[in-house]
Molecule: RNase P RNA; transfer RNA
Organism: Candidatus Limiplasma sp.
């Protein structure tokens, strides 16, 4: 100098005028007013109703180990595997040696195989070939995948058939580690892949979501039909259990009525200590969106490389994922050049 | 805001459960039959399944992310 890796910060600033929501005020007016993702609604909780959330089945979810956390499918640190020259990054990573299913096409043969080839025996027959029976998975071919690899022995030809070495795996023992696991010895085996197919194992999950739900005002306060307490309805898809009561359907009958839920939280900033870290414990401080057709904007001037990118709260938190503009740092890596 | 569903030729749909050559109707093109048209018959073109990534030998189908569209839910003695 070029290329890469990792981490962090900001989210236009200031002034003037006009306008909107919320709170305060008699009024003038004053205070305050979106985000890192407010988004997707993919997980986990709080909260509310149903029973104080109960039992079984079905169903769903998670899946290496240890820890963190209110909890999690999140996070941290490791193990194993994959990618990269490296810094470093990524992984839905239990079980295929419980069982079942599937593996199209091609190929002789797809979980078991004899098409070609090789070898042996017999028949025919011009010593070359042909037919029949058998052996053989070493060679050929197809495929994503074809019975572990190579060598030697062995054989009619061959084959882990036997042996040495190597590769992979199960069991067991010893050592290290909390553990996943690592390393080594002994022994047995050579067993296809697929569980983001059914399934098995371990653990977890009650349902519904603030349009949950609670309270208040109050007109009509009726009509018709049906079923009955062995009934009907709610709680869960089913069974049990439990709670409530006459119930169900149609028509008619004020307001998408008002208030609450509605924002102070497992929260934020700074700091001391413990921990590799996620995080925990302690101290101090600031505390100001809360609408219900839905406010948070517009114009001008100025700074700057910049009409600033992605984008607009709707019960609230913790995460994940996705979208997106600039800027900064590294005693992190690689290549090249110079000293 | 909450819950659920659907994307497949130009249009309307099947195939997704149980992964293995992408189909049907209609429309379109060409030809035949007719004096011409309609109808009918024959042949043909047109898709890589909304998008991206993953699992798998193999994905419209299974999984994850994402985009677009549609439906339902406010309620009382």
């Nucleotide at each position: 100098u070029g290329g890469g890796g990792c981490g962090g910060c900001c989210a236009g600033g200031c002034g003037a005028u006009c306008g909107c929501g919320u709170g305060g005020g008699a009024a003038a007016c004053c205070a305050u007013g979106a985000g890192g993702a407010a988004a997707g609604u993919c997980c986990g909780a709080g909260c509310a109703u149903c029973a104080c959330a109960g039992a079984g089945c079905a169903g769903g979810g998670u899946g290496c180990c240890a820890g963190c956390u209110a909890a999690c499918g999140g996070c941290u640190g490791g193990u194993g595997g994959a990618g990269g020259c490296a810094a470093c990054u990524c992984c839905a990573a239990g079980g295929a040696a419980a069982g079942u299913g599937c593996a199209a096409c091609a190929g002789a043969g797809a979980u078991a195989u004899a098409c070609c080839g090789c070898c042996c025996g017999g028949g025919c027959g011009u010593c070359c070939g042909u037919c029949c029976g058998g052996g053989u998975a070493a060679g050929g071919c197809u495929g994503g995948a074809a019975a572990g690899g190579c060598g030697a022995g062995g054989u009619a030809a061959g084959a882990g058939c036997u042996c040495a070495c190597c590769c992979g795996g199960g069991g067991u023992c010893a050592u290290g580690g909390c553990g996943a696991c690592a390393c080594g010895g002994c022994u047995c085996c050579g067993c296809u892949g697929u569980a983001a197919a059914c399934c098995c194992c371990a653990c977890c999950c009650g349902a519904u979501g603030c349009a949950a739900g609670a309270u208040c005002c109050g007109a009509c306060c009726a009509g018709a039909g049906g079923c009955g307490a062995u009934a009907c309805g709610g709680c869960u898809g089913c069974u049990c259990g439990u709670c409530g009561u006459g119930c169900c359907u149609c028509u008619a009958a004020a307001g998408a009525g008002a208030u609450c839920g509605c924002u102070g939280g497992a929260g934020c900033u700074c700091u001391g200590c413990g921990g590799c870290g996620a995080c925990g414990c302690g101290g101090a401080g600031a505390g100001u969106a809360g609408a219900u057709a839905g406010a948070u904007g517009a114009u001008c001037g100025u700074c700057c490389a910049a009409c600033g990118a992605c984008a607009g709260a709707a019960c609230u938190c913790g995460g994940c994922u996705u979208a997106c503009g600039a800027c900064c740092g590294c005693a992190c890596c690689c290549a090249u050049u110079g000293u | 805001c909450u819950g659920g569903g659907u994307g497949u030729g130009g249009c309307g749909c099947a195939g997704u459960u149980u992964g293995g050559u992408a189909g049907c109707g209609u429309g379109c093109u060409u030809g035949a039959a007719u004096g011409g048209g309609g109808u009918u018959c024959a042949a043909g073109a047109g898709g890589c399944c909304g998008a991206a990534g993953g699992u798998u030998c193999g994905a419209a189908u299974c999984c994850u992310u994402u985009c677009a569209c549609c439906c339902a839910g406010a309620c009382c003695a």